[in-house]
Transfer RNA from Mucilaginibacter sp. L3T2-6, 72 nucleotides, folded computationally.
Rfam family: tRNA. It is annotated as a transfer RNA.
The RNAcentral record of the sequence draws on ENA.
The organism belongs to Mucilaginibacter, within Bacteria.
RNA sequence: GCUUCUGUAGUUCAAUGGAUAGAAUUAUGGUUUCCGGUACCAUCGAUAUGAGUUCGAAUCUCGUCAGAAGCA
Numbered sequence: 001g002c003u004u005c006u007g008u009a010g011u012u013c014a015a016u017g018g019a020u021a022g023a024a025u026u027a028u029g030g031u032u033u034c035c036g037g038u039a040c041c042a043u044c045g046a047u048a049u050g051a052g053u054u055c056g057a058a059u060c061u062c063g064u065c066a067g068a069a070g071c072a
Base pairs, nucleotide, nucleotide: 001071002070003069004068005067006066007065010025011024012023013022018055027043028042029041030040031039048064049063050062051061052060
């Protein structure tokens, strides 16, 4: 330099173009306990970025950014 792929919660992963983007885990609080752990309940927390298509975009298209793989 060329080609391909990926980007969603602190982390690991879901979501056929259609309801308020969901679960596990972490964190915080509560219940329980003499205390702690375990267990249970609740809360907080996310679509890399900019445009386009569409009644409607995490999803489709293009650019940018970041990362990975292959070729040279």